The RNA shown here (Bacterial RNase P class A) has 353 nucleotides and comes from a Spirochaetota bacterium. It matches the Rfam family "Bacterial RNase P class A". Rfam classes the family as a ribozyme. It was read from a public genome assembly, where an Rfam model found it.

RNA sequence: AAGAGUGGGUGGAUUAUCGCUGUAUAAUUACAUACAGAGGAAAGUCCGGUUUCAAUAGAGCACAAUGCCAGCUAACGGCUGGGCUUUUGGUAUACAAAAGACAGAUAGUGCAACAGAAAAUAUACCGCCGGAAACGGUAAGGGUGAAAUGGCGAGGUAAGAGCUCACCGCAUAUAUGGUAACAUAUAUGGCAUGGCAAACCUCAUUGUGAACAAGGUCAAGCAACAGGCGGCUGCUCGCCGAUAUACCUGUGGGUAGAUCGCAAGACUAUUCAUGGCAACAUGAAUACCAGACAGAUGAUAGUCGCUGCAGGCAACUGCAGAACAAAAACCGGCUUACAGCCCACUCUUUUUA
Numbered sequence: 001a002a003g004a005g006u007g008g009g010u011g012g013a014u015u016a017u018c019g020c021u022g023u024a025u026a027a028u029u030a031c032a033u034a035c036a037g038a039g040g041a042a043a044g045u046c047c048g049g050u051u052u053c054a055a056u057a058g059a060g061c062a063c064a065a066u067g068c069c070a071g072c073u074a075a076c077g078g079c080u081g082g083g084c085u086u087u088u089g090g091u092a093u094a095c096a097a098a099a100g101a102c103a104g105a106u107a108g109u110g111c112a113a114c115a116g117a118a119a120a121u122a123u124a125c126c127g128c129c130g131g132a133a134a135c136g137g138u139a140a141g142g143g144u145g146a147a148a149u150g151g152c153g154a155g156g157u158a159a160g161a162g163c164u165c166a167c168c169g170c171a172u173a174u175a176u177g178g179u180a181a182c183a184u185a186u187a188u189g190g191c192a193u194g195g196c197a198a199a200c201c202u203c204a205u206u207g208u209g210a211a212c213a214a215g216g217u218c219a220a221g222c223a224a225c226a227g228g229c230g231g232c233u234g235c236u237c238g239c240c241g242a243u244a245u246a247c248c249u250g251u252g253g254g255u256a257g258a259u260c261g262c263a264a265g266a267c268u269a270u271u272c273a274u275g276g277c278a279a280c281a282u283g284a285a286u287a288c289c290a291g292a293c294a295g296a297u298g299a300u301a302g303u304c305g306c307u308g309c310a311g312g313c314a315a316c317u318g319c320a321g322a323a324c325a326a327a328a329a330c331c332g333g334c335u336u337a338c339a340g341c342c343c344a345c346u347c348u349u350u351u352u353a
Base pairs, nucleotide, nucleotide: 001349002348003347004346005345006344007343008342009341010340012304013303014302015301016300017299018298020037021036022035023034024033025032039324043335044334046333047332048331049330050329051211052210053209054208058237059236060235061234063207064206065205066204067203068082069081070080071079072078083102084100085099086098087097088096089095103202104201108200109199110196111195125142126141127138128137129136130135150168151167153165154164155163169191170189171188172187173186174185175184176183177182215260216259217258218257224251225250226249227248228247229241230240231239268287269286270285271284272283273282274281275280306321307320308319309318310317311316
């Protein structure tokens, strides 16, 4: 310098004219002036909440979710740091990045097709050894399979086998370091009762339901009939209310317009300071940055900027192009999509010192 990969940022700005919506001036409308007007994911509807309603407790069962340690947060199945495991790069438990559905397999049940001799209350097909043969011994070698009674080496043996030994591994105990998960070391023991729980299950923790079409106010308009005790929770117990004008379910008829909720915020945005490895916390300053309701946030023209191609010594000129994609009660996360450009890290190639 070029290329590839991973992660992050950005992904247009501005002027004029006309048009639309909201707020304020502003008092009934209209008009006028000023200011503002769709994202980093607004998407998915996967989690957690704010808010609202169901009159008031509680317990058990069922069902569902989470699952290493420490911290952050209103909370989360989220984030940050660490441990362990796995994957990729790499000569390399150097180092870097990524992923993790990361509690329990002696509480019990269950599953592993086919192949293979045998698949865990597991075995001897080939082979090896002994033997005249029948047969016996073997689990080292080979085969089957995703997986075959710890691994490798030496000794030993008829041939072999933790049979014995050294090293590794496993189990138990102790010590050291660490808040902890864990790590290291030593000692003892021939020693691992295989795997799967995104199989049922066990353990620990948590969980009421519904959702802005929630829920209020004003207006309009009324018609009943049948059944049921009702409410809080899917069920049970319990608690409360009531004997109906209530409430719930079903059939049927009538009316349906306006307005609040509605945007100043749990971590709204930006900048700075302090503390912390960080997530983040505390404090200060500045700012107000959509609120529509069949649903506004646009169109045209020019200039600047970015990228590519061509011309040019250069300044510059001409042409072309620009990804994923539209708020709907709000907020914090996760997941998915994304042309081009910029930044950082890793790897490869080349060149120079």